[in-house]
């Protein structure tokens, strides 16, 4: 340099043929429980879906560019 894959909550991951307010587990906060904790129960907060454009009535999903990570190939006095 070329190609492929991936990027979604603090972490690990979902999200149907493009469809309505993007969810789960863990973690976090509050409450209950307990002599205090742990465990357990209840409730809740937390998202520019990597960035910027495009298509569409509608984009996590499709298209283009860029960025980052991983893999493969090529180049290398």
């Nucleotide at each position: 340099g070329c190609g492929c894959u991936u990027g979604u909550a603090g972490c690990u991951c979902a999200a149907u043929c493009g469809g309505a307010c993007a969810g789960a587990g863990c973690g976090c906060a509050g409450c209950c429980c307990u002599g205090c904790g742990a465990a357990g129960g209840c409730u809740g907060a937390g998202g520019u879906u990597g960035c910027g454009g495009g298509u569409u009535c509608g984009a996590u999903u499709c298209c283009c560019g860029c960025c980052a990570a991983g893999c493969g190939c090529a180049c290398c006095a």

Predicted 3D model of a 77-nucleotide RNA (transfer RNA) from a Chloroflexota bacterium.
Its mean pLDDT, the model's own confidence on a scale to 100, is 80.
It matches the Rfam family "tRNA". Rfam classes the family as a transfer RNA.